FMN riboswitch aptamer (RFN element) from Mesorhizobium zhangyense, 148 nucleotides, folded computationally. It was read from a public genome assembly, where an Rfam model found it. The source organism's lineage runs through Bacteria, Pseudomonadati, Alphaproteobacteria, Hyphomicrobiales and Mesorhizobium. The coordinates come from a structure-prediction model, not an experiment, and the mean pLDDT is 77. Of the family's consensus pairs, 100% are formed in the model. Rfam family: FMN riboswitch aptamer (RFN element). Gene Ontology term of the family: FMN binding.
[in-house]
RNA sequence: UUAAGUUCUCAGGGCGGGGUGCAACUCCCCACCGGCGGUAAGAGUGAAAACUUGAGCCCGCGAGCGCUUUCCGGAUUUUCCGGAAAGGUCAGCAGAUCCGGUUUAAUUCCGGAGCCGACGGUCAUAGUCCGGAUGGAAGAGAACGAAC
Numbered sequence: 001u002u003a004a005g006u007u008c009u010c011a012g013g014g015c016g017g018g019g020u021g022c023a024a025c026u027c028c029c030c031a032c033c034g035g036c037g038g039u040a041a042g043a044g045u046g047a048a049a050a051c052u053u054g055a056g057c058c059c060g061c062g063a064g065c066g067c068u069u070u071c072c073g074g075a076u077u078u079u080c081c082g083g084a085a086a087g088g089u090c091a092g093c094a095g096a097u098c099c100g101g102u103u104u105a106a107u108u109c110c111g112g113a114g115c116c117g118a119c120g121g122u123c124a125u126a127g128u129c130c131g132g133a134u135g136g137a138a139g140a141g142a143a144c145g146a147a148c
Base pairs, nucleotide, nucleotide: 005144006143007142008141009140010139016030017029018028019027031128032127033117034116035061036060037059038058042053043052044051045050056115057114064093065092066090067087068086069085070084071083072082073081074080075079097113098112099111100110101109119131120130121129
């Protein structure tokens, strides 16, 4: 310095004000928030090498729902309903960006205006409340680690 691998730790933010109403953190007006990896011309530090930071809506990934398979229970039995487990191949929900400026080069910088946000619950429709979740996980870090 370090391949495969092993172990451990960590790994999501946000309703404040007003209105209507029996009732709303759920509707309406104003507000607030942005997981992980990649890309990156900006910004910061430095004498330099370099380091740190830099996209919710560009590319990809993750949890959730769906889907598929298996098992269990029930029924009105080619099927439907409920429950459990597995898969992550499927990609349906899986979402959302443009304009102007600078430039060799920007959907990333600067300026402006927009847009998006699982499922279940609820006196009333939820990105922000409650719940599955003291869960899972993209991944990040540390220790050990053959050969050289």